This is a predicted structure of a 123-nucleotide RNA (Guanidine-I riboswitch aptamer) from a soil metagenome. RNAcentral holds the sequence, with entries from MGnify.
[in-house]
């Protein structure tokens, strides 16, 4: 405690749908069951895993559109304008953004998990 957030993937995860196995019925085409102790398509998925976007914070340059401050003109005075500056906006371009062991239990989907409760109990 902005130890941020999204996204796509990836270890992992299961069984609605596909497929695969196996099995009933049927002339055949199919069609019901059972199987995830099926490599698999869909599918869900990490704080402690990958990548990319934004963010946030920090350095330079750049700039005066916003905000301050300075000096000039001008006004009686608020204030107006000009110009130069900043710890200010904004651009741009670079850098940072560390570390993380970890249950029982319980929730969600079909169902299950490194998902969510959770950088939580605890160590």
């Nucleotide at each position: 405690a902005a130890g941020u957030g999204c996204c796509u993937c990836u270890a992992g995860g299961g069984u609605u749908c596909c497929g695969g196995c196996c099995u009933g019925c049927u002339g055949a085409u199919g069609u019901g069951g059972g199987u995830g102790u099926c490599u698999g398509g869909u599918c869900c998925g990490a704080g402690a895993g990958a990548g990319g976007c934004a963010g946030u914070c920090c350095a330079u340059g750049g700039c005066c559109c916003u905000c301050g401050g300075c000096a000039g003109c001008u006004g009686a005075g608020c204030g107006g304008u000009u110009g130069c500056u900043g710890c200010g906006c904004c651009c741009a371009c670079g850098g940072a953004u560390a570390c993380a062991c970890g249950g029982c239990g319980g929730g969600a989907u079909a169902a299950a998990a490194g998902c969510c409760c959770g950088g939580g109990a605890g160590a």